[in-house]
Molecule: transfer RNA
Organism: Methylomagnum ishizawai
RNA sequence: GUGCCCGUAGCUCAGUUGGAUAGAGUGUUGGCCUCCGAAGCCAAAGGUCGUGGGUUCAAGUCCCGCCGGGCACG
Numbered sequence: 001g002u003g004c005c006c007g008u009a010g011c012u013c014a015g016u017u018g019g020a021u022a023g024a025g026u027g028u029u030g031g032c033c034u035c036c037g038a039a040g041c042c043a044a045a046g047g048u049c050g051u052g053g054g055u056u057c058a059a060g061u062c063c064c065g066c067c068g069g070g071c072a073c074g
Stems, first nucleotide, its partner, number of pairs: 001073007010026004019057001028044005050066005
């Protein structure tokens, strides 16, 4: 340099054919329970879905550029 794949919560990921509230596990905080902890149960906070545009009534999802990471080839 060329081709392919990936980027969503602090971390690991789902969300596949566009559809109306963006989720799970884990972690964090608070509460319940307990003599105290752990475990268990309940709740909450935490996201401009890498970034800038485009298409569409509607984009995490489709298209293009850029940035970052991985793999292969040269």